RNAcentral holds the sequence, with entries from Rfam. A computed fold for a 73-nucleotide RNA from Ipomoea nil, annotated as transfer RNA. Rfam family: tRNA. The family's RNA type in Rfam is transfer RNA.
RNA sequence: GCUCGUCUAGCUUAGUUGGUAGAGUGCACGGCUCUUAACCUUGUGGUUGUGGGUUCAAGUCUCACGGUGGGCG
Numbered sequence: 001g002c003u004c005g006u007c008u009a010g011c012u013u014a015g016u017u018g019g020u021a022g023a024g025u026g027c028a029c030g031g032c033u034c035u036u037a038a039c040c041u042u043g044u045g046g047u048u049g050u051g052g053g054u055u056c057a058a059g060u061c062u063c064a065c066g067g068u069g070g071g072c073g
Stems, first nucleotide, its partner, number of pairs: 001072007010025004019056001026044003030040002049065005
């Protein structure tokens, strides 16, 4: 230099045919327990990497840029 992926909550990640953004873990309160851990209930969380385009509507389609991983030279 060319090329193929990937970027969503603090962390690991799901999201089907474009139609209300979810789970686990973490954290907080409470329950249980002599106490801690474990376990249980409730709560807490998002500029979907950044900026454009298409659309009534974009995490999803599309373009550029950035981060990151692989392949080729």